[in-house]
RNA sequence: AAAUUAUAAUUAGUUUUAUUAAGAGUUUGAUCCUGGCUCAGGAUGAACGCUGGCGGCGUGCCUAAGACAUGCAAGUCGAGUGGGUUUAGACCCACGGCGAACGGGUGAGUAAUACUCAGGAACUUUUUUCAAGUCGGGCAUAACCAGCCGAAAGGUUGGAUAAUUCCCGAUACGUCGUAAGACGAAAGUAGCAAUACGCUUGAAGUGAGGCCUGGGCACCAUCAGCUAGUUGGUAGGGUAAUGGCCUACCAAGGCUAUGACGGUUAGCGGCCCCGAGAGGGGGAACCGCCACACUGGAACUGCGACACGGUCCAGACUCCUACGGGAGGCAGCAGUUUGGAAUAUUGGACAAUGGGCGAAAGCCUGAUCCAGCGACGCCGCGUGGACGAUGAAGGCCUUCGGGUUGUAAAGUCCUUUUGGCAGGGAAAAAUCUUUGAUUGUACCUGCAGAAUAAGAGGUUGCUAACUCUGUGCCAGCAGCAGCGGUAAUACAGAGACCUCAAGCGUUAUCCGGAAUCAUUGGGCGUAAAGCGUACCGAUAGGUGGUUUAGAAAGUCAGAAGUGAAAUCUUAAGGCUUAACCUUGAGACUGUCUUUUGAAACUUCUAAACUAGAGGGGCAAAGAGGAAGCUGGAACGAACGGUGUAGUAGUGAAAUGCGUUGAUAUCGUUCGGAACACCAAUAGCGUAGGCAGGCUUCUGGGUGCCACCUGACACUGCUAGGACGAAAGCGUGGGGAGCGAUAAGGAUUAGAUACCCUUGUAGUCCACGCUGUAAACGAUGUACGUUCGGUGCUAGAGAGUAUCGACCCUCUUUGGUACCUAAGCUAACGCGUUAAACGUACCGCCUGGGGAGUACGGCCGCAAGGCUAAAACUCAAAGGAAUUGACGGGGACCCGCACAAGCGGUGGAGCAUGUGGUUUAAUUCGACGGUAAGCGAGGAACCUUACCAGGGCUUGACAUGUAGCUGCAUAUACCAGAGAUGGUAUAGCCUUCGAGGGUGCUACACAGGUGCUGCACGGUUGUCGUCAGCUCGUGCCGUGAGGUGUUCACUUAAGUGUGAAAACGAGCGCAACCCCUACGGUGAGUUACAAGUGUCUCACAGAACUGCCGGCGUCUAAGCCGGAGGAAGGUGGGGAUGACGUCAAAUCAGCGUGGCUCUUACGCCCUGGGCGACACACGUGCUACAAUGGGAAUCUACAAAGGGACGCCAAAGCGCAAGCUGGAGCAAAUCCUUUAAAACUUCUCUCAGUUCGGAUUGGGGGCUGCAACUCGCCCCCAUGAAGCUGGAAUCGCUAGUAACCGUGGAUCAGCCUCGCCACGGUGAAUACGUUCUCGGGUUUUGUACACACCGCCCGUCAAGCGAUGGGAGCCGGGGGUAUCUGAAAUCUACUUUGUGGAUGAGGGUAAAACCGGUGACUGGCGCUAAGUCGUAACAAGGCAUCGGUAGCGGAAGCUGUCGAUGGAUCACCUCCUUU
Repeated sequence: AAAUUAUAAUUAGUUUUAUUAAGAGUUUGAUCCUGGCUCAGGAUGAACGCUGGCGGCGUGCCUAAGACAUGCAAGUCGAGUGGGUUUAGACCCACGGCGAACGGGUGAGUAAUACUCAGGAACUUUUUUCAAGUCGGGCAUAACCAGCCGAAAGGUUGGAUAAUUCCCGAUACGUCGUAAGACGAAAGUAGCAAUACGCUUGAAGUGAGGCCUGGGCACCAUCAGCUAGUUGGUAGGGUAAUGGCCUACCAAGGCUAUGACGGUUAGCGGCCCCGAGAGGGGGAACCGCCACACUGGAACUGCGACACGGUCCAGACUCCUACGGGAGGCAGCAGUUUGGAAUAUUGGACAAUGGGCGAAAGCCUGAUCCAGCGACGCCGCGUGGACGAUGAAGGCCUUCGGGUUGUAAAGUCCUUUUGGCAGGGAAAAAUCUUUGAUUGUACCUGCAGAAUAAGAGGUUGCUAACUCUGUGCCAGCAGCAGCGGUAAUACAGAGACCUCAAGCGUUAUCCGGAAUCAUUGGGCGUAAAGCGUACCGAUAGGUGGUUUAGAAAGUCAGAAGUGAAAUCUUAAGGCUUAACCUUGAGACUGUCUUUUGAAACUUCUAAACUAGAGGGGCAAAGAGGAAGCUGGAACGAACGGUGUAGUAGUGAAAUGCGUUGAUAUCGUUCGGAACACCAAUAGCGUAGGCAGGCUUCUGGGUGCCACCUGACACUGCUAGGACGAAAGCGUGGGGAGCGAUAAGGAUUAGAUACCCUUGUAGUCCACGCUGUAAACGAUGUACGUUCGGUGCUAGAGAGUAUCGACCCUCUUUGGUACCUAAGCUAACGCGUUAAACGUACCGCCUGGGGAGUACGGCCGCAAGGCUAAAACUCAAAGGAAUUGACGGGGACCCGCACAAGCGGUGGAGCAUGUGGUUUAAUUCGACGGUAAGCGAGGAACCUUACCAGGGCUUGACAUGUAGCUGCAUAUACCAGAGAUGGUAUAGCCUUCGAGGGUGCUACACAGGUGCUGCACGGUUGUCGUCAGCUCGUGCCGUGAGGUGUUCACUUAAGUGUGAAAACGAGCGCAACCCCUACGGUGAGUUACAAGUGUCUCACAGAACUGCCGGCGUCUAAGCCGGAGGAAGGUGGGGAUGACGUCAAAUCAGCGUGGCUCUUACGCCCUGGGCGACACACGUGCUACAAUGGGAAUCUACAAAGGGACGCCAAAGCGCAAGCUGGAGCAAAUCCUUUAAAACUUCUCUCAGUUCGGAUUGGGGGCUGCAACUCGCCCCCAUGAAGCUGGAAUCGCUAGUAACCGUGGAUCAGCCUCGCCACGGUGAAUACGUUCUCGGGUUUUGUACACACCGCCCGUCAAGCGAUGGGAGCCGGGGGUAUCUGAAAUCUACUUUGUGGAUGAGGGUAAAACCGGUGACUGGCGCUAAGUCGUAACAAGGCAUCGGUAGCGGAAGCUGUCGAUGGAUCACCUCCUUU
């Protein structure tokens, strides 16, 4: 902007106009749903906090209907009358008239004598109009005078007097009566007068009031029965009038589930707020009505009252008093006090609008009109405008460059709303004149001057707006989610920003959002929710088949009336605008009343029908029910026989039974309970439930026929009746087996359990009670509609076939089970047996907990059942599905994981590391696997970080600034443990300013192996060299997600092939790289050697399931075997470590944020320690011997390294370590360098030894300033433990294990038996995957997701909170009974004061109800790192749960029946596909 729909107004109209619906946060690892909580909006008679310039219009005790000082709020009339005082006005007292019943206030009471809408007849009349009349008499009395009483208020006696005061008579268009007849009035005054105002009676009208009827108008059923003037009648009384309104008599009625009676709360309406509406909430101000006037009662006067500013009585309170007695009523306007979070002046005026009186002038009017106070609300205006960059200063931030505050300021030029001053100056006044409280107000003009004027809240998300500092789960914030434990956009402060603005926030309340009570407009299989059944003639109620006619209650249409005004909508108008006000129109619903019509539908009446329903006839099925009779197997017992030592029981045992003969076995007898096979997703029944057989009685359903009735139907609350598993209760029986409780034995940390042995109640029967279950299909009943398939079951019909039947095929009705379409569902799933689509009726739900509990009521013998809350507390609780993780769930696969083997560890001695202990110190780190011969690949000093002592303080080390400096350095000597200090000698260049180096002084700073690996980088370990981890597009699912990545086969492998809603891709696997095994080519010194090239180096080659056969899927991938080949199926080995996990390790390798020390936590030195030693653990070495040890006289055979502060040859000396020596070699040249095991020979002969070598003594060697703490090696001597190692445990699958030696790094030397490399000799075994451990994939369960080291239940103990019971105690309102009884009214009798009736108030008594409090006591909720166990979630380790019963510290356990909302395995049945 357009279109459509709806509603409303408007129009001649299809014209014109207006209005018209929003969500978000929070349960989860994530998702969808259910469901609550919270927020954003609007409103207010508001209050509080901070702030505050002006004006207009409104509004202002919501609490104590508490108490009130003071003033005012209702008077007026001399033209009704009498008197007093003055006399020039007039004033006062009294009688009389009218008014005071209006106006004003408040909302206590009242759930109906109220209000509201509509209607009615039987009533009254100050005023208006009309008609008629207004004649004649009379008795009093106040003021006043006189007297008396009293403190006062006031009272009393006597005397006098008037009237529009009062009374009598007459008259009457009236009333009563069928009539005769009876009854009922009056007042004058003013004026010269006309006349005017009155008075009396009647009629009419208007308005107001009284009364009646119908509809509407709160909650509680944990209030179910109420009522005696009660309901009606007759007669009378009473009233203005109807009426039990009152009285007497008569009758026994009246109200109630459509809610009586009772209780609680409440003034009602027009309207107000919210809402799209439907509705929800409210009842201030304004308007209408009602009620009340200190509390209760009562009447009088009057047209009108049972009277706010009148009377009487009683009560409470206050005041006065001379104690005798009196006075008072602000819920009128101001005001005071109290209460409270909280609500105004003891103002002006009758000028206007009204009211009262009056003939009028006028008087009165706290009604009213105005003013004052309060941002309490709504509305309007302002706090300045334009220009102004050097982007000033200051603040804040910063990556130090800058950014921001910010054109903001300053500055320049303007303006003057508002406020101030000055001048002018209305309307509101109508009615001839006069009259304005507001008010010198509104408004107009002029002057000066930016001058007088901005705050509040917020800034994590919702929700617009972000940084720094401080703090450190503290202080604090918070509407919800939540924030804060050292880098807080969430606390506090600051800067910046955002939103509103003379206000802004908070609190309280209401509506909305909330479709979260759902009429519009929700639900009930699993989320909260279908009653256990719905059986009974069923009742009330709701709903109801086909056709016709009539009626017109509902319904629809027209007309008339009503729905006060204000409010609302709309069109105009008036205040400068707006708010506000005025006028017109509309609206004020489907409501109400009257009336005229229509007749489709519902209803009613009447008449019909047969499709619903019921009946009848025939037929078949069945664990349907009740009673009786009866059977066999099993079991137990008793008796008897045979027979002998065990039996029974369990995971294993024990208790138990048994030599008084068990168990076993045979026979006989007895007993009670249950009914194998048939047997089934079978059948029957309303449900619970029903099973041996037979008999009797009996209920229901089904099929066929279409004979009868003719809507007779469906549903069904409350109340009633009936049924209702198991457990339980009562009485009486019965008792075989089983078996709560109980006892014993085990198990266990314990075991009030699981297991075992006994065994009581019970289980069974009869009669009675109870009335509940996971009483479940977690699915109310009835009817109709909507694709199919396959079974089972009970009938019927047809076809085929047959002599006939069965069978078979098809159709159809009833029941039952499974699969599936559409559709539905949050999903799971349901799907003609609906959870689909519709109809009728009923029941039930509205967050979790508290709680199916308390109290009350009903039922029950009891246990208990039915009905059924609140306070308080939480922000969730929950359903389905998803991905993981986990399981004392399942399946498959792999791995030296097990098994099969070989060799070890664990026992001994020693070495080494760790813990512990010790110590001045035994520096620190690493702690299951993944720490422990690890950092450390080398601690005597050093290292060194630790300890003791001695020293230094710009420092042992770096950079810079300023000043001073003939100092640095070297040598020698002295003191000292040394660091260090002291002394002496030597000591550079020069342009003479100084420079370089050095030292000193002073500053910045250095330094730290100090802390934080939970602030980090980097690096590393581990799962694991396991085969996994993901993405793009597409597809499936509302979605999280899934698919791909699955399935089959295969592989070492997510390796590959095939299938498949997937197709591709990435990081991993593999390959590429290195070493090695083979040959080739080339080159070659120092090697071999003189080549057909040993060896070394370099390069390219070679192996790919390539070839053959078989298996495998017609053809695949691949597997098995073979050939060839040096090598065969990744040839062997190495390097290479996906996404991620463990807040894994490291601040002591290094780097680094933050914190911390600074004459020390820094630095130097000497000595000590890191090496300690009751003990425990890890890793190794050597052994225990003959597969061996020793000896050797023998014989061999390597590879890979290293070498100049070095490797060191020959030769000599020494028993040896080693020494001397010095050739050679910076190395394929020399050295290390004799490899050892092996082979050969001899000996030892099973022993603590010729094994083993620890320990110790003595003597030497080497390194080094130094070998004591604390090095290594050699020789002689010594000769410990140990004879193959408990439970347990480790490594290894081939050139591997095992055995043997060799070298290197570090290094002066070496504690090295370690680590890393090198070669030599060289096995055994693997059936296989049941088990252990680890891993991968898949499936399943889950209340776990910090992910089982998870979650979580109950007692006990502590604190806090609300609540139930409770001996009692206190209070309250309303009744009942009874005693007493004021005023006032009525009244009998009497004779004018006694009594009676009614009667407020007061006293007494008993009971019920409600509230408060209460020693003690019961459970509940919350808190928090307490205690005890581990009940639940996985098969939760005994499947769980429901009902019931017993028991137990506690969760709980056990018995019995039931459910699956149980995992796993097997079997059966059914379905789908082939």
The RNA shown here (small-subunit ribosomal RNA) has 1474 nucleotides and comes from a Candidatus Doudnabacteria bacterium. It was read from a public genome assembly. The coordinates come from a structure-prediction model, not an experiment, and the mean pLDDT is 81. NCBI's taxonomy places the organism under Bacteria, Bacteria candidate phyla, Candidatus Doudnaibacteriota. Rfam family: Bacterial small subunit ribosomal RNA. Its family is annotated with ribosome and structural constituent of ribosome in the Gene Ontology.